[in-house]
């Protein structure tokens, strides 16, 4: 140089066009002498950027970036 993957909460990760969710971590309270465990409950997203289709885009499309791969 060509081809494919991935980008989502601090983290690891679902989510196949109709207002974005789980584990974990964290902050609050219960629980204990106390600490862990445990049980409530709350915060925490411009869905990687851009533009495009569309009534409506995390998801379709196009083009950058970044990282992982394959191959010459």
């Nucleotide at each position: 140089g060509a081809g494919g993957g991935u980008a989502u909460a601090g983290c690891u990760c679902a989510g196949u066009g109709g207002u974005a969710g789980a584990g974990u971590g964290c902050a609050u309270g219960c629980c204990u002498a106390g600490c862990a465990u445990g049980c409530a409950c709350g915060a925490a997203g411009u869905c990687c950027u851009g533009a495009g289709u569309u009534c409506a885009a995390u998801g379709c499309u196009c083009a950058g970036u970044a990282c992982c791969u394959u191959u010459a």
A computed fold for a 72-nucleotide RNA from Vicugna pacos, annotated as transfer RNA. Lineage of the source: Eukaryota > Opisthokonta > Deuterostomia > Laurasiatheria > Vicugna. Rfam family: tRNA. By type it is a transfer RNA.